[in-house]
RNA sequence: GGAGGGAUGGCAGAGCGGUCAAUUGCACCUGACUGUAAAUCAGGCGUCUUCGGACUACGUUGGUUCAAAUCCAGCUCCCUCCA
Numbered sequence: 001g002g003a004g005g006g007a008u009g010g011c012a013g014a015g016c017g018g019u020c021a022a023u024u025g026c027a028c029c030u031g032a033c034u035g036u037a038a039a040u041c042a043g044g045c046g047u048c049u050u051c052g053g054a055c056u057a058c059g060u061u062g063g064u065u066c067a068a069a070u071c072c073a074g075c076u077c078c079c080u081c082c083a
Base pairs, nucleotide, nucleotide: 001082002081003080004079005078006077007076010026011025012024018066028044029043030042031041032040046055047054048053059075060074061073062072063071
């Protein structure tokens, strides 16, 4: 240099244009259990909230669309193959 794949919550990792604040696991918080702890179980786990909801968010900047993590383009970074 050429071809292809990828970037998603604290971490790993799914994710069909609407059913997505986003499956699942780990971690974390609270409670139950236990003499204590671990294990197990229940609830929670973006921010705010009058608990109805509102807002922001999937590398980044734009675009398409009534609607984008998902489609398109540029850029940044990572991986594989070829040279």